[in-house]
Molecule: Bacterial small signal recognition particle RNA
Organism: uncultured Planctomycetaceae bacterium
RNA sequence: AGCGAGUGGCCCUCACAAAGGGAAGCCGUGAACCGGGUCAGGCCUUAACCGGAGCAGCCCUAAGCGGGGUACUCUUGUGUGGGGGCCUCUCCUUCGC
Numbered sequence: 001a002g003c004g005a006g007u008g009g010c011c012c013u014c015a016c017a018a019a020g021g022g023a024a025g026c027c028g029u030g031a032a033c034c035g036g037g038u039c040a041g042g043c044c045u046u047a048a049c050c051g052g053a054g055c056a057g058c059c060c061u062a063a064g065c066g067g068g069g070u071a072c073u074c075u076u077g078u079g080u081g082g083g084g085g086c087c088u089c090u091c092c093u094u095c096g097c
Stems, first nucleotide, its partner, number of pairs: 001094002004091003008087010018076005026067004035060004043052002
C1' cells in the first nucleotide's frame, strides 16, 4: 500500500409505521337579471284558434360556501428495517521498503 472481515461516526436513499397538514368522489346549500328546462299571471300577434317572447314560481345545475373525510398526496430534530458512499479504529492475509 492492496484484498477480505468486524466496530464506531457522518451523509444519501428506499420500504413500512407514527404524528401533523392538504385532498377527487359523496351529502347539503347555492344564480332577481347577466346558466338551462318548464313557464301561471301579464304582454305581443290573430276575427278566432294556433302561436311568440318571457317575469315570478318550481326543477336541474356552475362558481362558491358548509359537512364529512376515502382513493391519493405533502412534511418531519419520530420509530424500525434494507441498500449505497465517506472517514476512523482493530484483526487476518499478500506485496514492497